[in-house]
Context: one part of a larger RNA
C1' cells in the first nucleotide's frame, strides 16, 4: 500500500452529480394518544408520550389489576430481537410482470371504459389437405383494436384517406354472340393446248366452291371504380392579416382573405418553454435546482385521451429533523494479503 473491521477532541453534508457509502433510530411487549388528506376502507405501529424488577396487603377462579414499601447507574437489567422519520412535488391508480450477464422503470401487463368483427359448418388462426384450436362455448360467448382505477369530463371538422350502406347512370374482365375477312380447299363449270382408245384422258389458265381452320365488329354481361349517403373512443385535421374605447396600454367590436373547420373544457417556461437563469412570490446568508402564481403555449388539450386524485412505489425531483470520518482532516487498532526466510 489493498481487503475485511474497530474506535475519535471540536463541528455536524461544510463531501458530492446525489447524504453514495456509514451511522442512528428500531421490543410490531402493555397502557394513553395520533394530524393533514380520504375512494371513509384508510392513512396509522402516523407522528409521540409513559411503564416494565422484587416483597407485602387487598380483590379476582385465572389471568392480572390496585395500593404501600425496597435496592441499585441501569428493572423487555445480559445477547438476539422486521421499518429513519417528517413535508411538498412529478409519473404510474394499485398486487404484478421485464432487457439470463450494464437499463427494475414514468417501460409491460391489469380491472374497468370504448368502437368493431361473429347467429354457429360462427367469426378468427394452425395446415397442402383429412383435420385441430375457438368450445364439448353460443352475443352476459369468442375474436381483433385502442384506452388503463376512481372522480369531473371527453368539445369542432366527413373536404382527402379508411370503413359502412346504396343503385339510377357511366366504365368494366371471363363468357356468350358472330357481321365480316384471311388462308386451306375435295367435287363441278367454262376457255387454250397436247394425245390418242373419238369421247375420253392428261397439262394449263380463270370462276364458283361444301367442309376445316386462324381472325373477328356490333349486341348482351358481375364486382369493383367512377357516383350518392353515413361514419371520428376510425386514419386524421383545429388559420392569417388589418383597424378599433374620452391619459396610456389593451381590444369585448368592426372588417377582409383562405379553409372541411379553425382549438372548446381544462392544464400550461410544463418529463412539452428556443429566447430562458422569462417575471413576480416563497423558501437559504447566498436558490441555472424546487413549490406557488402569472401566460406572447417556439412547439399542450380532450379514450396516439384531458384535468384532479386517497392508497401504493428498491421510480425521479426539492425541503426539514436525527445521525454520522462524507468531509474540514486526518489519527490509532485489529485481522487477513502484499514483502522477508524457508
Nucleotide at each position: 500500500c489493498c481487503c475485511u473491521c474497530u474506535u475519535u477532541a471540536a463541528g455536524g453534508a461544510a463531501c458530492u452529480c446525489g447524504g453514495c457509502a456509514a451511522a442512528a433510530a428500531a421490543g410490531c411487549a402493555g397502557g394513553c394518544g395520533u394530524a393533514a388528506c380520504u375512494u371513509a376502507g384508510g392513512g396509522a405501529u402516523a407522528u409521540g408520550c409513559c411503564u416494565c424488577g422484587c416483597c407485602a396487603u387487598c380483590c379476582g377462579c385465572a389471568a392480572g389489576g390496585a395500593u404501600g414499601g425496597c435496592c441499585g447507574c441501569a428493572g423487555c437489567g445480559a445477547a438476539a430481537g422486521a421499518c429513519u422519520u417528517u413535508c411538498a412535488a412529478g409519473c404510474g391508480a394499485c398486487u404484478g410482470u421485464u432487457u439470463a450477464a450494464c437499463a427494475a422503470a414514468a417501460a409491460c401487463u391489469u380491472a374497468g371504459c370504448u368502437c368493431u368483427c361473429u347467429g354457429c359448418u360462427a367469426a378468427c388462426c394452425c395446415g397442402u389437405a383429412u383435420g385441430g384450436g375457438g368450445a364439448u362455448g353460443u352475443a352476459u360467448a369468442g375474436g381483433g383494436a385502442g384506452u388503463g382505477a376512481u372522480g369531473c369530463c371527453u368539445g369542432c371538422c366527413c373536404a382527402g384517406u379508411g370503413c359502412u350502406c346504396g343503385u339510377a347512370g357511366g366504365u368494366u374482365a371471363c363468357g356468350a354472340g358472330g357481321a365480316g375477312a384471311g388462308u386451306u380447299g375435295a367435287c363441278u363449270c367454262g376457255g387454250u393446248g397436247a394425245a390418242u382408245u373419238u369421247a375420253u384422258u392428261c397439262a394449263u389458265c380463270g370462276g364458283a366452291g361444301a367442309g376445316g381452320u386462324u381472325u373477328g365488329a356490333a349486341u348482351c354481361u358481375a364486382a369493383g371504380c367512377c357516383c350518392g349517403a353515413g361514419u371520428g373512443a376510425a386514419c386524421g385535421g383545429c388559420a392569417g392579416c388589418g383597424g378599433u374605447a374620452a391619459c396610456u396600454a389593451u381590444a369585448a367590436c368592426c372588417g377582409u382573405u383562405c379553409u372541411a373547420u379553425g382549438g372548446u373544457a381544462g392544464c400550461g417556461a410544463a418529463a412539452u418553454u428556443c429566447c430562458u437563469u422569462g417575471c413576480c412570490g416563497g423558501g437559504u446568508a447566498a436558490g441555472u435546482u424546487c413549490c406557488g402564481g402569472c401566460c406572447c403555449g417556439c412547439a399542450c388539450g380532450a379514450a396516439c385521451g384531458g384535468c384532479a386524485u386517497a392508497a401504493c412505489g428498491a421510480c425521479u425531483u426539492g425541503a426539514a429533523a436525527a445521525c454520522u470520518g462524507u468531509c474540514u482532516c486526518a489519527a490509532a487498532g485489529a485481522g487477513g494479503g502484499a514483502c522477508u526466510c524457508g
The part of an RNA shown here (large-subunit ribosomal RNA, domain IV) has 342 nucleotides and comes from a Patescibacteria group bacterium. It was read from a public genome assembly. Its mean pLDDT, the model's own confidence on a scale to 100, is 83.